[in-house]
Molecule: RNase P RNA; transfer RNA
Organism: uncultured Tateyamaria sp.
RNA sequence: GCGGAGGGGCGGAUGGCCGCCAACGGGCACUGGUUUGCGCCAGCGUCCUUGGAGGAAAGUCCGGACUCCCAGAGGCAACGGUGCCGGGUAACACCCGGGCGGGGCAACCCGACGGAAAGCGCCACAGAAAUGAAACCGCUGCGGUCCGCCGCAGCAAGGGUGAAACGGUGGGGUAAGAGCCCACCGCCGGGCUGGCAACAGACCGGGCAUGGCAAGCCCCACCGGGAGCAAUGCCAAAUAGGGACCGCGCGCCGGGCAACCGGCGGGGCUGCUUCUGCCCCAGCAGGUCCGGGUUGGCAGCUAGAGGGGUGCCGGUAACGGCAUCCCAAGAGGAAUGGUCAUCUCGGGGUGGGCAACCACCCUAGACAGAAUCCGGCUUACAGCCCCUCCGCGCAU
RNA sequence: GCCGCCGUAGCUCAGUUGGUUAGAGCGCCUGAUUGUGGAUCAGGAGGUCCCCCGUUCGAGCCGGGGCGGUGGUA
Numbered sequence: 001g002c003g004g005a006g007g008g009g010c011g012g013a014u015g016g017c018c019g020c021c022a023a024c025g026g027g028c029a030c031u032g033g034u035u036u037g038c039g040c041c042a043g044c045g046u047c048c049u050u051g052g053a054g055g056a057a058a059g060u061c062c063g064g065a066c067u068c069c070c071a072g073a074g075g076c077a078a079c080g081g082u083g084c085c086g087g088g089u090a091a092c093a094c095c096c097g098g099g100c101g102g103g104g105c106a107a108c109c110c111g112a113c114g115g116a117a118a119g120c121g122c123c124a125c126a127g128a129a130a131u132g133a134a135a136c137c138g139c140u141g142c143g144g145u146c147c148g149c150c151g152c153a154g155c156a157a158g159g160g161u162g163a164a165a166c167g168g169u170g171g172g173g174u175a176a177g178a179g180c181c182c183a184c185c186g187c188c189g190g191g192c193u194g195g196c197a198a199c200a201g202a203c204c205g206g207g208c209a210u211g212g213c214a215a216g217c218c219c220c221a222c223c224g225g226g227a228g229c230a231a232u233g234c235c236a237a238a239u240a241g242g243g244a245c246c247g248c249g250c251g252c253c254g255g256g257c258a259a260c261c262g263g264c265g266g267g268g269c270u271g272c273u274u275c276u277g278c279c280c281c282a283g284c285a286g287g288u289c290c291g292g293g294u295u296g297g298c299a300g301c302u303a304g305a306g307g308g309g310u311g312c313c314g315g316u317a318a319c320g321g322c323a324u325c326c327c328a329a330g331a332g333g334a335a336u337g338g339u340c341a342u343c344u345c346g347g348g349g350u351g352g353g354c355a356a357c358c359a360c361c362c363u364a365g366a367c368a369g370a371a372u373c374c375g376g377c378u379u380a381c382a383g384c385c386c387c388u389c390c391g392c393g394c395a396u
Numbered sequence: 397g398c399c400g401c402c403g404u405a406g407c408u409c410a411g412u413u414g415g416u417u418a419g420a421g422c423g424c425c426u427g428a429u430u431g432u433g434g435a436u437c438a439g440g441a442g443g444u445c446c447c448c449c450g451u452u453c454g455a456g457c458c459g460g461g462g463c464g465g466u467g468g469u470a
Base pairs, nucleotide, nucleotide: 001392002391003390004389005388006387007386008385009384010383012343013342014341015340016339017338018337020052021051022050023049025048026047027046028045030043031042032041033040034039054367058378059377061376062375063374064373065372066228067227068226069225071276072275073274074273075272076271079224080223081222082221083220084098085097086096087095088094099113100111101110102109103108114219115218119217120216121213122212123211136159137158138155139154140153141152142151143150144149167185168184169183170182171181172180186208187206188205189204190203192201193200194199232299233298234297235296242290243289244288245287246286251264252263253262254261255260265281266280267279268278269277306327307326308325309324310323311322312321313320314319344364345365346363347362348361349360350359351358352357397469398468399467400466401465402464403463406422407421408420409419415453424440425439426438427437428436446462447461448460449459450458
């Protein structure tokens, strides 16, 4: 210098003018209530002050917080999800570290990565044969022959088909062949060593009995109740109680004049069931659903597993602990904007210069906008900056 | 905001254990018939199976991501 890999950050700045939203901030004016009055309260207007979008606010794909479905705990079944191992975390499908496999010369990157000798299913076409069976071409032996070949038997090495063909390479062996035998590699089984584990290593045994698909059913291990802030609670307003359905059980015993009390039994509590607890057993105009009407206000509502900086400690790391400082929209159909000037980054144009570069002009320029709140993932993104590392070339 | 469902020819839809070539009706084009048109008959064209990545020998179908449409809910 060229090419590449990993990680982090920014996403225009300042000022003037004009607007928008919010404030349980302040001042002033007006109206209403109250008071004899000062004053206080409420509403409205205006001015000032303070605050006012993102790294993804997005997709709504995971995990939670929170609220309701009367409740709590356990077991079984169904359904759904996760899927190498260990750790982190409130939790996760996220993150970190490790293992194994694959790609790259390398830095480094990628992996839905449990089980196919538990079972079922599928493997089109081609091919002899698609998983315990077979032979199209072929190889070999024997017999026949009209010398073209034919018949019987053996074989699966080679050819051919296919995405995939019943271990691979080499040697021995044989009529020809074949794990038939041997060596190495692969596979399976066994214990041993190292490691928390995934797994790795060497050893012994077995000639191989085991094709692929589980993002087909399934098996194994683990996890999970459902709905969602338009959840839910309260106030006000409105209305015709319109339609459909369910509860049908006067349970028994004891005490008491009775009201009632105690025990047993029955029913209900969002699959079934067990235990605990609660409610009901003539109590009512009870409960559920649909339809109609009302469509206003308050709460939930933003300070929480908060975020960030610095220092120390533990840990390889993710992360955790302690101390200290800083930061914080909360509207409720939805505000966070517009314009002008200067500067700065990039882009484009013109001119000068051999070139580096200089001068002038134009252009605010990507994806996109909170809607209960957090932790992640994924997707979109003009341009710029910083750090670390790898390969090649040149020079020393 | 939240929760579902769908995407195949110009339109409306089939496509079932993933399999060779993706179909049907209407519409369109050409020809015949007719004086002309319609109807009828014969023939034909027309597909990014919404897009991308993956699983598989093979994807409209299975899995993931994206885009678009549509419905419900105070």